[in-house]
RNA sequence: GCCCCCGUGGCGGAACCGGCAGACGCACUCGACUCAAAAUCGAGCGCCGUGAGGCGUGAGGGUUCGAGUCCCUCCGGGGGCA
Repeated sequence: GCCCCCGUGGCGGAACCGGCAGACGCACUCGACUCAAAAUCGAGCGCCGUGAGGCGUGAGGGUUCGAGUCCCUCCGGGGGCA
C1' cells in the first nucleotide's frame, strides 16, 4: 500500500428481509425475607430536562415515509496479502 471482519447501556450480548433500539445475562440500587448476612423473591437501572417531553447504535454526511441494518468519507480494534 491492497483486501476482509468488527465497533450497540457499567460489562457481555440480541435485534429476521430496513418497520417499537437496547431482548437476555452479569453488575449495581431499593424493598421483602433473616438476629445479621448469603441465597432467594419483587421492583428499578442509557443521557438531558423540575416536568411535559426530547435525544441516544464509534464520528460526519447521504438514500428512504422510515436506517443499528443500505451507500460514501473518516476514526479505532483484529486478521490476511505484498
Notes
A computed fold for an 82-nucleotide RNA from Cellulomonas sp., annotated as transfer RNA. Rfam family: tRNA. By type it is a transfer RNA. Gene Ontology term of the family: triplet codon-amino acid adaptor activity. The sequence was found in a public genome assembly.